[in-house]
Context: one part of a larger RNA
RNA sequence: UGACGGGGACCCGCACAAGCAGUGGAGCAUGUGGUUUAAUUCGACGCAACGCGAAGAACCUUAUCCUAGUCUUGACAUCUACUGGACGCGUCCUGGAAACAGGCGUUUCCCUUCGGGGACCGGUAGACAGGUGCUGCAUGGCUGUCGUCAGCUCGUGUCGUGAGAUGUUGGGUUAAGUCCCGCAACGAGCGCAACCCACGCCCCUUGUUGCCAUCAUUCAGUUGGGCACUCUAGGGGGACCGCCGGCGUCAAGCCGGAGGAAGGUGUGGAUGACGUCAAGUCCUCAUGGCCCUUAUGACUAGGGCUACACACGUGCUACAAUGGGGUACACAAAGAGCAGCGAGACGGUAACGUUUAGCCAAUCUCAAAAAAUGCCCCUCAGUUCGGAUUGAGGUCUGCAACUCGACCUCAUGAAGCUGGAAUUGCUAGUAAUCGCAGAUCAGAAUGCUGCGGUGAUACGUUCUCGGGUCUUGUACA
Numbered sequence: 001u002g003a004c005g006g007g008g009a010c011c012c013g014c015a016c017a018a019g020c021a022g023u024g025g026a027g028c029a030u031g032u033g034g035u036u037u038a039a040u041u042c043g044a045c046g047c048a049a050c051g052c053g054a055a056g057a058a059c060c061u062u063a064u065c066c067u068a069g070u071c072u073u074g075a076c077a078u079c080u081a082c083u084g085g086a087c088g089c090g091u092c093c094u095g096g097a098a099a100c101a102g103g104c105g106u107u108u109c110c111c112u113u114c115g116g117g118g119a120c121c122g123g124u125a126g127a128c129a130g131g132u133g134c135u136g137c138a139u140g141g142c143u144g145u146c147g148u149c150a151g152c153u154c155g156u157g158u159c160g161u162g163a164g165a166u167g168u169u170g171g172g173u174u175a176a177g178u179c180c181c182g183c184a185a186c187g188a189g190c191g192c193a194a195c196c197c198a199c200g201c202c203c204c205u206u207g208u209u210g211c212c213a214u215c216a217u218u219c220a221g222u223u224g225g226g227c228a229c230u231c232u233a234g235g236g237g238g239a240c241c242g243c244c245g246g247c248g249u250c251a252a253g254c255c256g257g258a259g260g261a262a263g264g265u266g267u268g269g270a271u272g273a274c275g276u277c278a279a280g281u282c283c284u285c286a287u288g289g290c291c292c293u294u295a296u297g298a299c300u301a302g303g304g305c306u307a308c309a310c311a312c313g314u315g316c317u318a319c320a321a322u323g324g325g326g327u328a329c330a331c332a333a334a335g336a337g338c339a340g341c342g343a344g345a346c347g348g349u350a351a352c353g354u355u356u357a358g359c360c361a362a363u364c365u366c367a368a369a370a371a372a373u374g375c376c377c378c379u380c381a382g383u384u385c386g387g388a389u390u391g392a393g394g395u396c397u398g399c400a401a402c403u404c405g406a407c408c409u410c411a412u413g414a415a416g417c418u419g420g421a422a423u424u425g426c427u428a429g430u431a432a433u434c435g436c437a438g439a440u441c442a443g444a445a446u447g448c449u450g451c452g453g454u455g456a457u458a459c460g461u462u463c464u465c466g467g468g469u470c471u472u473g474u475a476c477a
Base pairs, nucleotide, nucleotide: 001477002476003474004473005472007471008470009469010468011467012466013465015461016460019426020425021424022423023422026317027316028315029314030313031312032311033310034308035307042053043052065303066302067301068300069299070298071297074128078127079126080125081124082123083122084121085120088106089105090104092103093102094101095100109118110117111116130292131291133290134289135288139286140285141281142280143279144277146275151190152189153188154187155186156185157166158165159164170181171180172179196269197268198267199266201237202236203235204234205233207231210227211226212225215224216223240263243257244256245255246254247253319419323378324377325376326375327374328373335366336365337364340359341358344355345354346353347352385416390411391410392409393408394407395406396405432454433453434452435451436450437449438448
């Protein structure tokens, strides 16, 4: 100087407390461990691995993960020598699971001094290719975490033999090393804050595909008309403790009030200091070294990654009456669409099919929002709760749904009556609850990322956990 303490003081945080909703019990989905397997590819392992890489494993993906069949200048790149041919095309033929091997037919580029040359495609030979092989403890880059915590440092000066100290400590204050005052310190840098984006109020501009107050018109903003209003998308204003009162050291600031759409960081996001964990990633990519080179490279078929006594994590659906079913009937936002979204009509109980209008979209479509609300039934039961599982029949995507897809219909109708010890999230348009959309994607979400609808509870800082500052002790460095 640090680190540590079942030392002290002060402060903060959904850390506790006060609550709400859960998890832990059930069934299923998904990930992991284990076991199994010819193989169940690999990575990730306290917080910070486990709906994680994977924004989507039937083939492909896919990985030397397995079995089998094949290739050896190679599936891909550049070049050299020699050699042949245009390249190519064909529902063709034979063998085959295919890759591939052989055959048949067809086709004959550009320049030319007619020797040949060029491009392209093969063959042979050689340089080389190739490797999701190893090492993340050789690395770059990127990322997680402490933590959006308030810290981490430097120059000069001063003090100390020196390590180092001071500044950065102290008194106040703040979300903040934020600011004020004091002080052998005076300044500065990286962080904090602000500058950026979205939302909330107002104004200006813009009026089509948007809107409709007034006037006509219509089933309908449908049409004329209009651009007030909503909205669109560009610009500007607005909030600064600015004003008033009190407290405070005449300070920083704190408390209350007015005005205001908004009040003391308005709310949310983006933004992550010096560093820590030899944290994660050589399987995104790049890269040193090592290793393989008729194989650890390459192609193909089939299988596996989907197994199942079991254990754990994360979720979904429930156990019901604040509910379930039927019927009627409202109100969103944000998105996506041409190998696409697909209205309407018709067929089908339905999944869906047939036909096809419109739309490269403020125009058309996906699109029905759902919970809510009105009426009717159910009356506390393993039920009109719950939907697992299984049987049968179908639909769709796709060469192909057996291993191993989603959906529909009929039938079946399991566990489950609120969950032990323990444990998680959350302070406001939040929790809870209700639907909608998107990425990936041929098909395949209870996951993920967004969007809106309805809409709660909270006295406080003694204790637990984590963090910050000062101080103290130390057989620690």
Molecule: small-subunit ribosomal RNA, 3' major domain
Organism: uncultured organism